[in-house]
RNA sequence: AGAGUUUGAUCCUGGCUCAGAACGAACGCUGGCGGCAUUCCUAACACAUGCAAGUCGAACGAGGCUUCGGCCUAGUGGCGAACGGGUGAGUAACGCGUGGGAACCUGCCCCCGAGUGGGGAACAACUGCUGGAAACGGCAGCUAAUACCGCAUACGCCUCUUCGGAAAGCUUUAUGCGCUCAGGGAGGGUCCCGCGUCCGAUUAGCUAGUUGGAGAGGUAAAAGCUCACCAAGGCGACGAUCGGUAGCUGGUCUGAGAGGAUGAUCAGCCACACUGGGACUGAGACACGGCCCAGACUCCUACGGGAGGCAGCAGUGGGGAAUAUUGGACAAUGGGGGCAACCCUGAUCCAGCCAUGCCGCGUGAGUGAAGAAGGCCUUAGGGUUGUAAAACUCUUUCACCGGUGAAGAUAGUGACGGUAGCCGGAGAAGAAGCCCCGGCUAACUCCGUGCCAGCAGCCGCGGUAAUACGGAGGGGGCUAGCGUUGUUCGGAAUUACUGGGCGUAAAGCGCGCGUAGGCGGUCCUGCAAGUCGGGGGUGAAAGCCCGGAGCUCAACUCCGGAAUGGCCCUCAAUACUGUCAGUCUUGAGUCCGGGAGAGGUGAGUGGAAUUCCUAGUGUAGAGGUGAAAUUCGUAGAUAUUAGGAAGAACACCAGUGGCGAAGGCGGCUCACUGGCCCGGUACUGACGCUGAGGUGCGAAAGCGUGGGGAGCAAACAGGAUUAGAUACCCUGGUAGUCCACGCCGUAAACGAUGAAUGCUAGCCGUCGGGUGGCAUGCCAUUCGGUGGUGCAGCUAACGCAUUAAGCAUUCCGCCUGGGGAGUACGGCCGCAAGGUUAAAACUCAAAGAAAUUGACGGGGGCCCGCACAAGCGGUGGAGCAUGUGGUUUAAUUCGAAGCAACGCGCAGAACCUUACCAGCCCUUGACAUCCCGAUCGCGGUUACCAGAGAUGGUUUCCUUCAGUUAGGCUGGACGCUACACAGGUGCUGCAUGGCUGUCGUCAGCUCGUGUCGUGAGAUGUUGGGUGAAGUCCCGCAACGAGCGCAACCCUCGCCCUUAGUUGCCAUCAUUUAGUUGGGCACUCUAGGGGAACUGUCGGUGACAAGCCGGAGGAAGGUGGGGAUGACGUCAAGUCAUCAUGGCCCUUACGGGCUGGGCUACACACGUGCUACAAUGGCGGUGACAGAGGGCUGCAAGGCUGCAAGGCCAAGCGAAUCUCUAAAAGCCGUCUCAGUUCGGAUUGUUCUCUGCACCUCGAGAGCAUGAAGUUGGAAUCGCUAGUAAUCGCGGAUCAGCAUUCCGCGGUGAAUACGUUCCCGGGCCUUGUACACACCGCCCGUCACACCAUGGGAGUUGGUUUUACCUGAAGGCUGUGCGCUAACUUUUGAGGCAGCAGACCACGGUAGGGUCAGCGACUGGGGUGAAGU
Repeated sequence: AGAGUUUGAUCCUGGCUCAGAACGAACGCUGGCGGCAUUCCUAACACAUGCAAGUCGAACGAGGCUUCGGCCUAGUGGCGAACGGGUGAGUAACGCGUGGGAACCUGCCCCCGAGUGGGGAACAACUGCUGGAAACGGCAGCUAAUACCGCAUACGCCUCUUCGGAAAGCUUUAUGCGCUCAGGGAGGGUCCCGCGUCCGAUUAGCUAGUUGGAGAGGUAAAAGCUCACCAAGGCGACGAUCGGUAGCUGGUCUGAGAGGAUGAUCAGCCACACUGGGACUGAGACACGGCCCAGACUCCUACGGGAGGCAGCAGUGGGGAAUAUUGGACAAUGGGGGCAACCCUGAUCCAGCCAUGCCGCGUGAGUGAAGAAGGCCUUAGGGUUGUAAAACUCUUUCACCGGUGAAGAUAGUGACGGUAGCCGGAGAAGAAGCCCCGGCUAACUCCGUGCCAGCAGCCGCGGUAAUACGGAGGGGGCUAGCGUUGUUCGGAAUUACUGGGCGUAAAGCGCGCGUAGGCGGUCCUGCAAGUCGGGGGUGAAAGCCCGGAGCUCAACUCCGGAAUGGCCCUCAAUACUGUCAGUCUUGAGUCCGGGAGAGGUGAGUGGAAUUCCUAGUGUAGAGGUGAAAUUCGUAGAUAUUAGGAAGAACACCAGUGGCGAAGGCGGCUCACUGGCCCGGUACUGACGCUGAGGUGCGAAAGCGUGGGGAGCAAACAGGAUUAGAUACCCUGGUAGUCCACGCCGUAAACGAUGAAUGCUAGCCGUCGGGUGGCAUGCCAUUCGGUGGUGCAGCUAACGCAUUAAGCAUUCCGCCUGGGGAGUACGGCCGCAAGGUUAAAACUCAAAGAAAUUGACGGGGGCCCGCACAAGCGGUGGAGCAUGUGGUUUAAUUCGAAGCAACGCGCAGAACCUUACCAGCCCUUGACAUCCCGAUCGCGGUUACCAGAGAUGGUUUCCUUCAGUUAGGCUGGACGCUACACAGGUGCUGCAUGGCUGUCGUCAGCUCGUGUCGUGAGAUGUUGGGUGAAGUCCCGCAACGAGCGCAACCCUCGCCCUUAGUUGCCAUCAUUUAGUUGGGCACUCUAGGGGAACUGUCGGUGACAAGCCGGAGGAAGGUGGGGAUGACGUCAAGUCAUCAUGGCCCUUACGGGCUGGGCUACACACGUGCUACAAUGGCGGUGACAGAGGGCUGCAAGGCUGCAAGGCCAAGCGAAUCUCUAAAAGCCGUCUCAGUUCGGAUUGUUCUCUGCACCUCGAGAGCAUGAAGUUGGAAUCGCUAGUAAUCGCGGAUCAGCAUUCCGCGGUGAAUACGUUCCCGGGCCUUGUACACACCGCCCGUCACACCAUGGGAGUUGGUUUUACCUGAAGGCUGUGCGCUAACUUUUGAGGCAGCAGACCACGGUAGGGUCAGCGACUGGGGUGAAGU
């Protein structure tokens, strides 16, 4: 310090998530030792039992015991019990923190002063009697005091001359311990004030003792603290009141800090003690282990009545994820009492339990390669675990055993504790786990599983090769712990003070006016609140930080220092802010003179048009549309002419022109009226800016009342369109639109840009003024508006750019992930519609902005292609062939599926092929390698038996392998055996290689460097021309290059040359015949070369590339054809060509054989052949090719058969022989018919191949003679030697072609052109698409689940108002009853009693508010492949 996650990629915005630290923790697995620390966060739930506050005999009497010294005990009395200890329920408060203040109190302690005189009356204990179950009493009697009461004095108060009013002794004889009063101190406490101290405005008004006064009461003391009276105040948007939550602080955790969260342990304060109320005692309490009352609960009871309060220490139950021993000691520290000894002390000090945390230590160290065994992986070679182990040599910390043995204790006294430490001993001995290994994030393989089981913090893994699930090996991390969960801070600048934003991402109120508030021009004076400087006080201790010290170190502890942002007091300064008083004119305003304008309101008025009415002319249509129809019209429409009526709106001018704050404003005239601009400088003298609340204006639609209503026109009706059409189009048509008045208060109310001020380059328009110059229609300049372009700067980019989105200041409004939702509830407004304010549950990991590259568009531009068009011929109809689907079947093997599957794999299924089916057989196998032993042959051949055959069993004959070291030694062969293995056309083409199809022979696809951009990317490759072409030229922040294009290659076309057999024959000779001699000129063959390059001329173009035309030429602008297929796309095709990973089968999913099937047949489709005829059929005639094939072959020729064919047979491994005959052509005939067309089908007889044509071949002869008369919608091919047409050859092959691949013969038509269809290329544009339009995506309905609103009501909490009731208690009044101390003998005083006001609990009635449940119901969210 960052990282992951939105996208194809990018940048930004923005949320979610992770890595860190921490904890009073809990849970899972594991667990050796020690030190230090911590330990009910939940039920302030209920508590058994024990202990936690006593002590003093030196205050007092009495009782008991006695060793006669004394000791013990209840009671009276004193002090203490208000401390210490616990808890955090309540409390939003002067409760706490901090700093001040004054009207106070203070036992014990300290200092100082004075005093302690003299009297009196009782009551416990005790004794007797007595009640009660108990707790606990009652009556009578006796008695002491440091208990109680007077008198005196000190002293005090007041209305100033009257009242009030102290004391205590004990004794051990001492400088003893006490007692009283007064003054002071220390420490403690009470009260008041400034400032600070959580959330909610969907809580906005609260308050009657309320605020103040003077009086009285009251208190330790100020005070409405209380009371009567008087006044009407007090608090509140700087948040009162109300609701919710909460003890506060020092600190703690986190953080760079600022902050945020928190308030266990330790320390300070507060509050509480079963719940509520109350007082008593006392220096102190309204009292945790005191009292009274009420209530709930528990216990005892003899039923009459009593007792109790662990939020003290232990402990129990309960709750809970969860938190310890019913321990020891007062040795230390401290507290209470006491003169003291001493007693008490669950405060405290210790021990026990728990890895709860922090810290420290250990579980061994060295050597040790045969890199052991085992495990795991493996390409089988090895690698790894791993110096790890074993083994050898050492050591003994901790633990264990034996001994010794502290400090803590200043005299005595040690719970801890026979503890810490020290010494000795034995032995590697007793001591390692947990999590993780896809990325973030360090760490990888195998097996299992197969969207299952499961994982997961986020992204996401798992559907047969999972580094993500589970196991294992290995590795990484931490370590007596490790992970998980929860919580807090951090990262998060994701609430932004430090330190964010608002044109498009969330976010500027629709616009003015203006209140409070905030901010504010120039100069000067004073003050000193803010501000700055110095000093002082405080800021407890502990903690944090720094320095040091003590435990062996550390944690821990001790000492010292620093720090403690704050508050208070004081001195000084006066620049700035503020304030007081003054000054100025530039901000603002006034005045004067001009000016422009659809600014507003009211009244009037004008013409054009539409519609309607009347009348005329006139006749059959008119309207309307893409086309129609509804509609109007012979009852006279439309059209046209004239007249009239009504309402609404104002053509041209008209303009990124004007005005207005915005909404908005448009004929003309008048009246009233707001604002603005320019010029002048006369006046005022900061009067200003913004603006929470508030208030006004505010399009359209809508609402109310009353008018008006021509046109237009929601709703509605009809006609069309359509699959439907509740739409778009048409014909009608009502609210409404218009006016007046009143509501509504919202809009993409937008510049998606709040207002104001200042500053920061320009240039070009336009509107309204002013000034100057003259050449009088121009130039220059200035102020104010309104536009374009553009620099700096800003911005995520787009863009903005003196009219800022730049640089600054002031003020306001608003935002904080998406959905839920601008919704619900509540409030306010409204007649309603609705508006405004405005959530939560739940759910997702995104939602989004800008830009980029693609793809797409029934977007645009340019261009190309048999793409259309123009033509020629087909398919689709018929019959047949062939392939496919479907169906059938035991099987009809498998694959191919739009183009780019379908005469495709198959260049040829009767057996074989063959993979399928049925049946019969084989099991190391039909085939390969290896081991062991046996045999030496093996092989060929004849015949027989069984069988369907494979196979099994016999058998005849022929032959007797090679090398040799002479050994079955080697090779080879065969069979047997065993273990490995063979084998698989079984699966996965979505695990693959290779090969192929397709876009497409389309012109594209990229790279290096540079440049531009934050970046993805762009540029280059775009642009202007040209071209078949990213072909070439020019231009250009690009310059070059690569793969493609073209060329180089093959072939055809011309020429030359070389060569001349099997080819050729001009000349010579010869023959039936280039047959032979001869020749190689020609043709031809096959080698080599030439030739074409826009080279040349003219025109054109830009002086280019090129284009057009011409010449020459065999060929002319790529001469024709072929081969050649860029980066890539389609998870395209193929595991059945082959190869291959993984999986599967192993007497079978392998192998062999026979037969069957792949040839089935209601149908559907594709591709073809043959036809429908006269451009033809049939007969005759007989001319002219090219390219190929041939020995298991091609076969001349002859004979034979009607023919297919058969028999004989020359030649030829082929420029020699042969297939080989070319056909269309030409001549004749037929004459438009289902024919002399057409040949399917069927019958029959044959031929050929072959082991064999039944399923299931081809051919021939005779006979038969089907459909079909040019083919619906639709659709295919072709641009020249092409289409069409005609035949020939080859591949495969025993045989089988209408297939495929080639060859030549004859030989056209048409192309205006690019609007349209299809495909493609380039540029551009939009996009919410990127699996890329076969995309994305919205709403209803149905089903399931979840949370939520309404809801007749119902249950409970809390609060409040009115009234009733009124315990205990203090207070007030009274006090007739009772009464020891004093007394003037009567009282004072006291007690009981009685009365009153106050008041807790409780009751009745009614409000407010919150929560639970609720039939039914509303919308919302999420779900699988429903609709």

Small-subunit ribosomal RNA from an uncultured prokaryote, 1427 nucleotides, folded computationally. Rfam family: Bacterial small subunit ribosomal RNA. The prediction has a mean pLDDT of 84.